[in-house]
This record gives sequence, C1' cells and structure tokens, in this order.
RNA sequence: CGCUUAGAUAGAGGUGCGGAGCGCAUAAGUAGCGCCGGACAAGGUCGGCAGACCGUCCGGAGCGAAAGGGUUAUCCGCCGAAGAUUCGGGAGAGCUGCCGUUUUUCCGUUUCUGGGCCGUCGGGAAAUACCCGCCGGACUGUCACAAGACUUUGUGGAGCGCUAUCAAUGGC
Repeated sequence: CGCUUAGAUAGAGGUGCGGAGCGCAUAAGUAGCGCCGGACAAGGUCGGCAGACCGUCCGGAGCGAAAGGGUUAUCCGCCGAAGAUUCGGGAGAGCUGCCGUUUUUCCGUUUCUGGGCCGUCGGGAAAUACCCGCCGGACUGUCACAAGACUUUGUGGAGCGCUAUCAAUGGC
C1' cells in the first nucleotide's frame, strides 16, 4: 500500500410491526334491581378446611348495565419490527385466612417464524367478530446458483439474512 472481516453506523421490504386510543358495534334486552305469580328444601359464593355473607329456582310485565374480547379517526415508538413457545421468578384477580388450582400481567430465559394475504384444520373466545399456531397456495422483498440477454424465468436459502458507508490494535 492492496485485499479481507470481527465490529460500528445508517438503511430497505409494505394491505409491514407494536403501543395508546375519543367514538362505535358486540357482550345483551344478558347480569342486576324492585313488583306480581308459582315450585322447592339445601344449597350458593373456583376446590378442600375454617369463617363470613346470601334462601334457591322458574314464569310474567317493567327498568336495564359493566367487565372481558374487538374495531376505528388520530397520535406515539419502530423494521426481530414483533408473534408463538420452554423453563424460572415476581405481582394481581376468582368473598376472607391457609393449602391448592385457574387465569391475567411483568422480568429473565429456551427454541421456532423473512413479510403480509387467501384456504383447510386445530387452539383461545359468548361469538359466524377478533387473535394465535401447523400445513397448503399464489404474491412480495432479499441473497445464492443456473438459464436467458437487459432485466426476465427457474431452482434453492433464511432476518444469526440483505444493502450502503467506515474498518482495526485481527488475518492474508
């Protein structure tokens, strides 16, 4: 001096991702409330024990929610965005205490998924909403290889990828 790559920074994919979210639909003419009529006897409040509280159910006409799960104008943060999953731990909820259990959420962690769309199936959910997962399909971004010949086709790969810039105190 040249090449290279550990690394650093920036960036792309597009019906892209996540969060907040007034409003709206659903939940639901349900729960609940008081009134009327009827039936019944021990039970109900996640399970056990102890306690506390409450009669229970059905019908009629009337009043009539909320949570949870969604979606949206708009705003914010972003491009392993994020989602699912394994294990460990913390916190909350299911009347109170203890022991369990279910569920929600947070932190760390394991593995999987390039992206959205459509379809089958499965799971969550009150749900035909919506969400999640496997598989299949075409599409799309990207890289490699091959063909073609000027940007097209085919095959394959995965975000631990790809593009750009810098590049050592590493290597040649």
Model confidence (mean pLDDT): 79 of 100. This is a predicted structure of a 172-nucleotide RNA (Lysine riboswitch aptamer). It was read from a public genome assembly, where an Rfam model found it. The model forms 100% of the base pairs in the Rfam consensus.